Molecule: transfer RNA
Organism: Spirosoma arboris
RNA sequence: GGCGGGAUAGCUCAGGGGUAGAGCGCUGGUUUCAUAAGCCAGAGGUCGCGGGUUCGAAGCCCGCUCCCGCUA
Numbered sequence: 001g002g003c004g005g006g007a008u009a010g011c012u013c014a015g016g017g018g019u020a021g022a023g024c025g026c027u028g029g030u031u032u033c034a035u036a037a038g039c040c041a042g043a044g045g046u047c048g049c050g051g052g053u054u055c056g057a058a059g060c061c062c063g064c065u066c067c068c069g070c071u072a
Stems, first nucleotide, its partner, number of pairs: 001071007010024004018055001026042005048064005
C1' cells in the first nucleotide's frame, strides 16, 4: 500500500431506515436491629468526525481518524 472487521451509557455489548436499549456499575426507595442479597424507581448518550441520499439516518452512500486481523 491492498482487503476485511470494529468505534453506541462509566464498563461489556445489542439494535442494520420510523422517539436509542440490555447486563453490570451509580443514585434513591423498600425490606432488616444493622449490613449484604432480593425487589421497585431514577439519572447518565452530539451513536468516532465531516458531507450526501431520504419525509425521516445509529443503520444506506462517499471521504477522513483511530483500533484489530489477513496480505504484499